[in-house]
RNA sequence: CUCAUCGAGACCGGCUGAGGGAAAGGCCCUGAGACGCCGGAGCAACCAGCAGAACCAACCAUUCUGAAAAGGUGCUAACUCCUGCGGAAGCCAACGCGCUUUCGAAAGAUGAG
Numbered sequence: 001c002u003c004a005u006c007g008a009g010a011c012c013g014g015c016u017g018a019g020g021g022a023a024a025g026g027c028c029c030u031g032a033g034a035c036g037c038c039g040g041a042g043c044a045a046c047c048a049g050c051a052g053a054a055c056c057a058a059c060c061a062u063u064c065u066g067a068a069a070a071g072g073u074g075c076u077a078a079c080u081c082c083u084g085c086g087g088a089a090g091c092c093a094a095c096g097c098g099c100u101u102u103c104g105a106a107a108g109a110u111g112a113g
Base pairs, nucleotide, nucleotide: 001113002112003111004110005109006108011040012039013038014037015036019029020028021027024083025082026081041076042075043074046072047071050066051065052064053063054062080107085104086103087102088101089100090099091098092096
């Protein structure tokens, strides 16, 4: 840089001791112990491997489906915690830099290349 996915799921112990949730604004978590490290446990089919199907004369490749957590990653507060930018629809004592819903983008995370 490209592609795919992101409302599901899954926590205990030890050490340490004040921050953490990417950033900004919110809103939260936290001395009844944050973040981090270590150990164990768990969740989950992204990749590899396995089985079946489609395609093919056949094989390979590719695509789809399935089982699988003894391989490689990842993850285990809150929807990616929410919002920011743009479109659409709706709402109103307030017509607004308003509110709600929704779609998309941006940014980010994870995997594969």
Model confidence (mean pLDDT): 85 of 100. SAM riboswitch aptamer (S box leader) from a marine sediment metagenome, 113 nucleotides, folded computationally. Its Rfam family is "SAM riboswitch aptamer (S box leader)". Rfam links the family to the GO term regulation of gene expression.